[in-house]
Context: one part of a larger RNA
Molecule: small-subunit ribosomal RNA, central domain
Organism: uncultured organism
RNA sequence: CUGGGCUUAAAGCGUGCGCAGGCGGACCCGCAAGCAUCUUGUGAAAUCCCACCGCCCAACGGUGGAACCGCUCGGUGAACUGCGGGUCUUGAGGCUGGUAGGGGCCGUCGGAACGAUUGGUGGAGCGGUGAAAUGCGUAGAUAUCAAUCGGAACGCCAAAGACGAAGGUAGGCGGCUGGGCCAGUCCUGACGCUCAGGCACGAAAGCGUGGGUAGCGAACGGGAUUAGAUACCCCGGUAGUCCACGCCGUAAACGAUGCGCACUAGGUCGAGAGGGUUCUGACACCAACUCGGCCGAAGCAAAAGUGUUAAGUGCGCCGCCUGGGGAGUACGGUCGCAAGGCUAAAACUC
Numbered sequence: 001c002u003g004g005g006c007u008u009a010a011a012g013c014g015u016g017c018g019c020a021g022g023c024g025g026a027c028c029c030g031c032a033a034g035c036a037u038c039u040u041g042u043g044a045a046a047u048c049c050c051a052c053c054g055c056c057c058a059a060c061g062g063u064g065g066a067a068c069c070g071c072u073c074g075g076u077g078a079a080c081u082g083c084g085g086g087u088c089u090u091g092a093g094g095c096u097g098g099u100a101g102g103g104g105c106c107g108u109c110g111g112a113a114c115g116a117u118u119g120g121u122g123g124a125g126c127g128g129u130g131a132a133a134u135g136c137g138u139a140g141a142u143a144u145c146a147a148u149c150g151g152a153a154c155g156c157c158a159a160a161g162a163c164g165a166a167g168g169u170a171g172g173c174g175g176c177u178g179g180g181c182c183a184g185u186c187c188u189g190a191c192g193c194u195c196a197g198g199c200a201c202g203a204a205a206g207c208g209u210g211g212g213u214a215g216c217g218a219a220c221g222g223g224a225u226u227a228g229a230u231a232c233c234c235c236g237g238u239a240g241u242c243c244a245c246g247c248c249g250u251a252a253a254c255g256a257u258g259c260g261c262a263c264u265a266g267g268u269c270g271a272g273a274g275g276g277u278u279c280u281g282a283c284a285c286c287a288a289c290u291c292g293g294c295c296g297a298a299g300c301a302a303a304a305g306u307g308u309u310a311a312g313u314g315c316g317c318c319g320c321c322u323g324g325g326g327a328g329u330a331c332g333g334u335c336g337c338a339a340g341g342c343u344a345a346a347a348c349u350c
Stems, first nucleotide, its partner, number of pairs: 004321003007304002012318001014201004021194003025088007033081002035077004041071002049065006091191001092188003095184005103177007110154001114150008125136002162169002206247006215241002220236004258317006266295007275286003299306002323350003332343004
């Protein structure tokens, strides 16, 4: 390079935005770069190929031809690509009116539970386990009532449910703010798709500075268990978990399935907003839209399975894979306060 692949065999970047690049809707006119055809020049000789000939044959050699698969001059053509001009509305975007939602940020308030403190009642145990013990308790615990303070998390509603690009998002109320969907078909007129680099976001843990700390709880101490027990169980408990600001940039970041568009049986359930039928209307029925599930035709698949939310049939663009170990390691580079991240081999070995 050609070819084959990426749900589970190796392989989809955690997610988005997006420059360059690649690709790009309908119709008309033109240009002629690509393209087609004709043509000019060149493409040294030898070699290869064809024909004939010379050494007895062959190897080898000679003569002629073809070829040299390429570049180039000029002409012609205009379907397709490209370029220029014009028109269009179905792609895309906008406008108007509605609508659902744990989408994001900030503030404020609330109740249940829990803990602490103070006071009341009460008087011997409580707690914990398989059983115990450590632990707590006559300096009055556990239990119970009241008051006050504190931090964290928000039961029921709640769902196969909703929203978000992903990570993720759940008490009430208020403020600021992003996106979606539906209806109208009013406007712009291809303004689009994808995206190497780049930029932004990114659970938990971890790091820096300051604060906070009820419960839980790595480390750590103790009690048990055990042959031992650096564990599982129990009693304690520091970092942390929480807040502000700044880092880190990873994950089974999963649908282990990149994004966009088009096409290819149905059935059923749920969420959202409209429309039609009926005199009105709850309701019911009908058709179509968006989103989330389940079951399945054809097809696909090694099978499991998948199946209009494709893993089917195609097109465009990006990322990635190429036997196991060594190794996501070393070295170098780069980012980071560090921890470490990203990029990424080889010897050797099976």